[in-house]
Predicted 3D model of a 78-nucleotide RNA (c-di-GMP-I riboswitch aptamer) from a Desulfobulbaceae bacterium.
């Protein structure tokens, strides 16, 4: 420098619920609020899981803070 790990320190994110708004809905933005969180960055690929108005026989759409992957990074102890 680079990998694995994950101690200090310095940063971050942000759950449940609340208010507005989108949106048939799952839910999703935004503001408040911390439950948590070494990727609680980012991707829907593959599995799970939920939702369905139109679509047509399966399709379409949500979840990355459900699990796998796959990509990008802050810090430098054992």
């Nucleotide at each position: 420098u680079c990998u694995u790990c994950g101690a200090a320190a310095g940063a971050g994110c942000a759950a449940a619920c609340c208010u507005a708004g989108g949106g048939c809905a799952a839910u999703c933005u935004a503001g408040g609020g911390a439950c948590g969180c070494a990727a609680a960055g980012c991707c829907a690929c593959g599995g799970g899981u939920c939702a369905g108005a139109a679509c047509u026989u399966a399709c379409u759409g949500a979840u990355a803070g459900c699990c796998g992957g796959g990509u990008u990074g802050c810090c430098g102890a054992a």

NCBI's taxonomy places the organism under Bacteria, Pseudomonadati, Thermodesulfobacteriota, Desulfobulbales, Desulfobulbaceae. Model confidence (mean pLDDT): 86 of 100.